[in-house]
RNA sequence: AAUGGAGAGUUUGAUCCUGGCUCAGGAUGAAUGCUGGCGGCGUGCCUAAUACAUGCAAGUCGAGCGGUAACAGGGCUUCACCGUUUCCUUGACACUCCAGGCUGAGAGCGGGAGGUAAGAUUCGAGGGAACAGUGAAGUUGCUGACGAGCGGCGAACGGCUGAGUAACGCGUGGGAACAUACCCCAAACUGAGGGAUAACUACUUGAAAGAGUAGCUAAUACCGCAUGUGAUCUUCGGAUUAAAGCCUUCGGGCGGUUUGGGAGUGGCCUGCGUCAGAUUAGAUAGUUGGUGAGGUAAUGGCUCACCAAGUCGACGAUCUGUAGAUGGUUUGAGAGGAUGAUCAUCCAGACUGGGACUGAGACACGGCCCAGACUCCUACGGGAGGCAGCAGUAGGGAAUCUUUCACAAUGGGCGAAAGCCUGAUGGAGCAACGCCGCGUGCAGGAUGAAGGCCUUCGGGUUGUAAACUGCUUUUAAAGCUGAGAAAUUUGAUGGUAAGCUUAGAAUAAGGAUCGGCUAACUACGUGCCAGCAGCCGCGGUCAUACGUAGGAUCCGAGCAUUAUCCGGAGUGACUGGGUGUAAAGAGUUGCGUAGGUGGUUUAUCAAGUAGUUAGUGAAAUCUGGUGGCUCAACCAUUCAGACUAUUAGCUAAACUGAUAGACUCGAGACCGUUAGGGGUAACUGGAAUUUCUAGUGUAGGAGUGAAAUCCGUAGAUAUUAGAAAGAACACCGAUAGCGUAGGCAGGUUACUGGGGCGGUUCUGACACUAAGGCACGAAAGCGUAGGGAGCAAACGGGAUUAGAUACCCCGGUAGUCUACGCCGUAAACGAUGGAUACUAGCAGUUCCGGGUAUCGACCCCCGAAGUUGCGAAGCUAACGCGUUAAGUAUCCCACCUGUGUAGUACGAUCGCAAGAUUAAAACAUAAAGGAAUUGACGGGGACCCGCACAAGCGGUGGAGCGUGAUCUUUAAUUCGAUGGUAAACGAUAAACCUUACCAAGGCUUGACAUCUCGGGAAGGCUUCCGAAAGGAAACUGUGCUUUUUAAGAACUCGAAGACAGGUGAUGCAUGGCCGUCGUCAGCUCGUGUCGUGAGAUGUUUGGUUAAGUCCAUCAACGAGCGCAACCCUUGCAACUAGUUGUAUUUUUCUAGUUGGACUGCCCCGGUAACGGGGAGGAAGGAGGGGAUGAUGUCAGGUCAGUAUUUCCCUUACGCCUUGGGCUAGAAUCGCGCUACAAUGGCCGGUACAAUGCGAAGCGAAGCAGUAAUGUGUAGCAAACCGCACCAAAGCCGGUCCCAGUUCGGAUAGGAGGCUGAAACUCGCCUUCUUGAAGUCGGAAUCGCUAGUAAUCGCAGAUCAGCAUGUUGCGGUGAAUACGUUCCCGGGUCUUGUACACACCGCCCGUCAAACCAUGAGAGUCACCAACACCCGAAGUCCGUUUCGGCGGCCUAAGGUGGGGGAGAUGAUUGGGGUUAAGUCGUAACAAGGCAUCGGUACGAGAACGUGUCGAUGGAUUACCUCCUUU
Repeated sequence: AAUGGAGAGUUUGAUCCUGGCUCAGGAUGAAUGCUGGCGGCGUGCCUAAUACAUGCAAGUCGAGCGGUAACAGGGCUUCACCGUUUCCUUGACACUCCAGGCUGAGAGCGGGAGGUAAGAUUCGAGGGAACAGUGAAGUUGCUGACGAGCGGCGAACGGCUGAGUAACGCGUGGGAACAUACCCCAAACUGAGGGAUAACUACUUGAAAGAGUAGCUAAUACCGCAUGUGAUCUUCGGAUUAAAGCCUUCGGGCGGUUUGGGAGUGGCCUGCGUCAGAUUAGAUAGUUGGUGAGGUAAUGGCUCACCAAGUCGACGAUCUGUAGAUGGUUUGAGAGGAUGAUCAUCCAGACUGGGACUGAGACACGGCCCAGACUCCUACGGGAGGCAGCAGUAGGGAAUCUUUCACAAUGGGCGAAAGCCUGAUGGAGCAACGCCGCGUGCAGGAUGAAGGCCUUCGGGUUGUAAACUGCUUUUAAAGCUGAGAAAUUUGAUGGUAAGCUUAGAAUAAGGAUCGGCUAACUACGUGCCAGCAGCCGCGGUCAUACGUAGGAUCCGAGCAUUAUCCGGAGUGACUGGGUGUAAAGAGUUGCGUAGGUGGUUUAUCAAGUAGUUAGUGAAAUCUGGUGGCUCAACCAUUCAGACUAUUAGCUAAACUGAUAGACUCGAGACCGUUAGGGGUAACUGGAAUUUCUAGUGUAGGAGUGAAAUCCGUAGAUAUUAGAAAGAACACCGAUAGCGUAGGCAGGUUACUGGGGCGGUUCUGACACUAAGGCACGAAAGCGUAGGGAGCAAACGGGAUUAGAUACCCCGGUAGUCUACGCCGUAAACGAUGGAUACUAGCAGUUCCGGGUAUCGACCCCCGAAGUUGCGAAGCUAACGCGUUAAGUAUCCCACCUGUGUAGUACGAUCGCAAGAUUAAAACAUAAAGGAAUUGACGGGGACCCGCACAAGCGGUGGAGCGUGAUCUUUAAUUCGAUGGUAAACGAUAAACCUUACCAAGGCUUGACAUCUCGGGAAGGCUUCCGAAAGGAAACUGUGCUUUUUAAGAACUCGAAGACAGGUGAUGCAUGGCCGUCGUCAGCUCGUGUCGUGAGAUGUUUGGUUAAGUCCAUCAACGAGCGCAACCCUUGCAACUAGUUGUAUUUUUCUAGUUGGACUGCCCCGGUAACGGGGAGGAAGGAGGGGAUGAUGUCAGGUCAGUAUUUCCCUUACGCCUUGGGCUAGAAUCGCGCUACAAUGGCCGGUACAAUGCGAAGCGAAGCAGUAAUGUGUAGCAAACCGCACCAAAGCCGGUCCCAGUUCGGAUAGGAGGCUGAAACUCGCCUUCUUGAAGUCGGAAUCGCUAGUAAUCGCAGAUCAGCAUGUUGCGGUGAAUACGUUCCCGGGUCUUGUACACACCGCCCGUCAAACCAUGAGAGUCACCAACACCCGAAGUCCGUUUCGGCGGCCUAAGGUGGGGGAGAUGAUUGGGGUUAAGUCGUAACAAGGCAUCGGUACGAGAACGUGUCGAUGGAUUACCUCCUUU
């Protein structure tokens, strides 16, 4: 000294990049949902500057004054009551004595007796007087005080609000021409008078508010006079100009007047800073300045008269919109961004607008006047009011408090003071609104309790959690005490804070989330429904994503959600971005203004720059330290900083700048030379096309994929000659040249612009860039006048087509051409702005110069300016760029900020028009996009293979029949399989059974399995009903084992329930198996290397092969699954063994083991792999055949073979039985059989196989029958016997003679046979008769390359019986392959792609429907500011006045008017956007089937089509040129 910086999800099949959207953080004057124990400190109408009931918020001074309405006191007068004293009258049960009773005694009670008549004593009543007390009434300003009034001070502070204001309003720093009550200091004075007026009294008037008249009175009210330290004015002579007293303890105190000074406060001026819009570009007449005057406290057009014509503005005036400004607050690493509640400073406002008065101060929140709106009172004539003070009310709103206590403290006003006033302020109340703190217990406690949830049923989890045991008492509760705030008195808060004591775990937990981002998972319910969602997305029957539950996670008296701001966002980039293809370089810098930037050198200055000193930057806030509330929040404390700024002075002079001077390398000029389709104008040339004329000549020509329209016998096309006209310039010609770009091409001439090279010439920074501005600017298009050969939008016709407003063809008008004038745009492209400097090379080419050499040219070397290709470093997301940079740097300009809407709307400018330029928003959306990768695809390419084509042979498709399928029918015609890869397939056998289907009749623990209980061995026979299943009944029989009252095994009957059962669903939940691409040659991995990465390499390339087979080469080296081989069979030989084979040795045969073939040998070609030929050999280059099927594709097929998840049925979707059906039949398709005949049919004779099968079987011989077959039984579990004489085609002989036949055999009738309970639906065979279609099959299509096709028969499986099917077997036994152009399929490499569900892909536009926002629109409505005119209150000022007024200037409000601005609404209308399954086409993506796209013009339902010019961001093929390497 520094304290400081995180990312993630989402575009794709995957990748990198660009780029937006979204999330995690912090904050709030907040609101909402659920929940809620305590305390402290703060905060609390952001909306309607809307309207306000009620109460309070500014008074005070009697020590300024006249006074006295109220209150209190005093004085005086009167009355009443009571007390004392006294006097008078009158009454009494007045009074006196006694013995004895009660009692301790006395008093007392009780009893008895006597006396007086007088009033001694006592008591009562009435009246009078005096005094004291209390009360009432009246009076008195006498006292305390005091309503109203005169007077003074205050009310201009304090409090509230933010409407207006884009401004010297605010912030900050300066300034000069000012004012200032109360306060402080200093000096001087304070003398003597006067006349009124309120209050009050009387009267009048009014509903009231109030007003008027007459009369009385005071002052610190008012007015003269005197004085003049002073002050002001001055013509320097002079003139003008004050005052107030009151109280007193008599000491004085408080005042008053004048002047000067001070402090603080206020007014004014000014530099700088202070939001957005140019779709606001010009604004301004008191406007800018001057002179003079007026006015003000003071400067000033502040106001007026006159004069001049200025002033502001692209460094954004004016206009419009929005907004109080700041200290600060919040966020951020910072720079910045957003914000301006509470607290503080300033400003502005007080119902709206205008105005002045008073005063030191106001143009005044709780003052006045006027106008307006609104509310209230009214007697209708008139009046009253202003909460944006504190509470409070209504309204608005998502939303914001008590009609509280006190002046005890702090402060303010008045007063000499006591004091009064103070909704300022201090407190309390309400609100989790915010921040901070505390608590809801702590320790032990496993049987891991119960309950819940899950479970693989074992357990796991909730969980030491609870219960239980012990302990503690913060808080809450109860009780007791009890501060500080207060200097010296005074406490609203408040018996409050703090403290002490008592009992008891007692009084106290919720919210959100759990798919990823993002911490936290299971079960059930639901079934693209209900719902969730911040983004991606989840839900269609196993949802960690919805709802509920259990559990878990995160926060915690809170937790979530919503809204807003910053951050992340380097996503407006100063720090700190970009522009070839992602958004983005203007068409040309061509000329050039402002502005920005600028070569070498010297001196000076000091504006920038750097340092230093001083001032300011309010307090609060913020940072660090310290301290106080128990801590913290909070508060205090110049203890130290910060406030990044600004002003003034000084210093320095490197750099920039300024001034003055110099230089030559930048730039320019000059001289010499040079290339060129550079430009403009005029003249001119030949070839070709077309037309016309004439000749020759005859039937076609033209055109196309093929045609037609069209031309031609009225003579075309062709050909010859001549003429006319217009447009364009072959060859040369070239990644060659020139030009700023657009662009420029026959030749000649004239005029003219720019560039290059060379030069010891000149000027001396004159330069670079360039907003606005000017100029140029393809094609199309427009205007006027010409011209018009060819071509050719539009248009007409012919074709094509489902249609064809197109592509193709025949015609054809604008236009294309010229002149003049507009337009001003293009893929105007190198998709690359200009200038300067630097950073390896190699090669070609154009042009200039030099060197060397030579007689000269060439060769060779060097330099400069262009142009092209490849490449180092470097850059780039990659592709690529690379001295012509997209590298490294500097300067200047233009442009970009998700996509769509949209280069659109509105406005403005330009244009004759078409249109161009400038240029949004609402709304919608989570992507849109670039480059590269792997696949797939292409009506892209190259190569290769295959019975793929071709060459052949034979078929299918036509007929009849068999069989399967579709469809139809049916009670049922069970189900599955549906292009290739379903259809003689599952099925290698449907009369019953099978059988799953239909009808009818039956059963319900079941036809079948296991368990429990009970009975019985099992079993057998008979009768009845029934179609059968089955039902009912009767009889018989009693076995086996053991540990023997009994139990068990097997079987059977009965009962109950667990369960059985299902050919019911899902092959898109599955296993297993299978088909297909395909017996195609492919599919991958490890390590290494390359690439940011997906990936690539290997696996490519050149050969070769059936083959990714092998070889060579190579940043690859190896390996795996496939290929091949190993296996079976067949062909040759040898050996061994042989019965049931052979009459016999051999041979044959049977079955076992070996051998044999390997390009081994020879020749040729080749580096090799290998290929061609030959020999030998039974076999030759894989000898033939089979089995064997990589990674994967088709959600291919199969839940009906079996297995199996889930769902569904359970007296039925299960099970049994009889009968029927699967066998139907208008139509269609597949696979076959038999044929159509003479290479044949029929008849007779005759020869030769192999594989197989056989006991519920094959069945011989013999006999019977025309035959099927029957009878018969011998033999045989098979190299022995039988099927089986084993065959047929073949061969020999005869007949038929080309015909619907001696072909063909369907159909039908009759008679028989066999199997089987059963042959009707519905079997096969024999025989007699019948004798259909069919004469070789349209379009189309299938199989096959050798023992194959074709053709001929035989056997097996299934099976009681039934084959034209199928699986095998042998017999006879061909033809053809030039070849790979084409069709189909496949493989490899390459290319394009907007596809990746992968072309059955993607995708465009109109139309129709619904919804959303928006433009235009006859207009309509309210609003805003300015302007013109009219009218004009109050009021200042002026004039006038008979003093009552009147008039004038200015002006608010109001009225009228025409324009302007922004907004709402509007019949209708335009396009746009969105929306699982609408219509029409198919424009684009592949050569997208006519390459696409840009500008423009015309046309068309629509995408679009066509013309013209341009671009490559076009595929393919061929050629040319060039580069790299050698």